[in-house]
RNA sequence: CGAGCGGGCCACGUGAUCGUCCCGAGAAAUCGGGGAGGAAAGUCCGAACUCCAUACGGGCGGCAUGCCGGGUAACGCCCGGUCGCGGCGACGCGAAGGAAAGUGCCACAGAAAACAAACCGCCCUUCGCUCUCUCGGGAGCGGACGGCAAGGGUGAAACGGUGCGGUAAGAGCGCACCGCCCCGGCGGCAACGCCGGGGGCACGGUAAACCCCAUGCGGAGCAAGGCCAAAUAGGGAGACAGCGGGCGCCCGUCCCGUUCCGCUUCGCGCGGACUGUCUCCGGGUCGGCUGCUUGAGCCCGAGGGCGACCUCGGGCCCAGAGGAAUGAUCGCGACCCGGGCCGGGAGGUUCGGAGACCGAGAGGUUUCCGGCCAGCCUGCCCGGGCACAGGAUUCGGCUUACAGGCCCGCUCGGGCU
Repeated sequence: CGAGCGGGCCACGUGAUCGUCCCGAGAAAUCGGGGAGGAAAGUCCGAACUCCAUACGGGCGGCAUGCCGGGUAACGCCCGGUCGCGGCGACGCGAAGGAAAGUGCCACAGAAAACAAACCGCCCUUCGCUCUCUCGGGAGCGGACGGCAAGGGUGAAACGGUGCGGUAAGAGCGCACCGCCCCGGCGGCAACGCCGGGGGCACGGUAAACCCCAUGCGGAGCAAGGCCAAAUAGGGAGACAGCGGGCGCCCGUCCCGUUCCGCUUCGCGCGGACUGUCUCCGGGUCGGCUGCUUGAGCCCGAGGGCGACCUCGGGCCCAGAGGAAUGAUCGCGACCCGGGCCGGGAGGUUCGGAGACCGAGAGGUUUCCGGCCAGCCUGCCCGGGCACAGGAUUCGGCUUACAGGCCCGCUCGGGCU
């Protein structure tokens, strides 16, 4: 210098004016203070809080999680490690328990896909034919009975791999190494690793197929829940009245006759029904208050830990609205992009010229001047841009979106000293 890997951070700043939500002061006018995020988002996990359900224990079923250790209030999150896969590497990725509990499935191709099997092929024996013949035989082709699984071929996958021996040809048939299984020792809390010995080897894959094992799990959500509480309608209790007339209307009062049912022959009286008015009681709705923001809180420092994180000390208060505010305009200054001033500078240059030095020469080295150079640094002017997004009970995570920029550590390759 180039190409990468991992981690952390910022998320425009500032001034004026106007506007807006909340709080405080004020009789009011008005004044003062505060006002989004790293994801406030998706609502995917885990909790706090609240209500409902629930005697205790167990079983069945469902869902989730699934290497080991640690962190945490908890987690399906995070940290550290192990193993596997990918990358030269920094590093990345992994639903990473069990396939010798059982069941199922393994398309196409292929002889055969799990009780193994034999298409081509290889080989022994034997028969037939042909050729040759040194008459012992040999070679070729075809058939039959058998042996084999080495080679070919199919497939994502073919019943350990490579090599040597062995054999008629072959084969863990034998041996060495690798792999696998079993046993033991050592290291590690553990996952696991390393070493040694034994066994020719029995065990294909698939569990984001059923299943088995282990662990965990009641439901709903701040529109949770609590309190106060209209009008109208409806429910309950009580009191009074009932219709008609004197009187055209309203109120009060007086007078006369008087609705239905039961107790009664009728009347009086008593009880009930129905209707109206008034009072009281209780429930719900509109509405209001609360829950509501001091919290597993934030910042700084010290200490412990590889780390996630923990402990201690000091300081701080940081939106609480309820259809929802946090905005707009004009300046100034950062940052980014484009253009201009054929701007400037460093550097480069198989270009041209001049000088110096070295050399016998060819030539080489070097300095200066000029030319050229979509790359690097930088000045001024003009124009444009400045993301994703946005609280609604509150936390811890995960995931997703994101202009531009900064910082730290590391890897690989090249060059120079």
Bacterial RNase P class A from a Thermoanaerobaculia bacterium, 417 nucleotides, folded computationally. Its Rfam family is "Bacterial RNase P class A". Rfam classes the family as a ribozyme. The sequence is in RNAcentral, with records from ENA. The gene name in the source record is rnpB.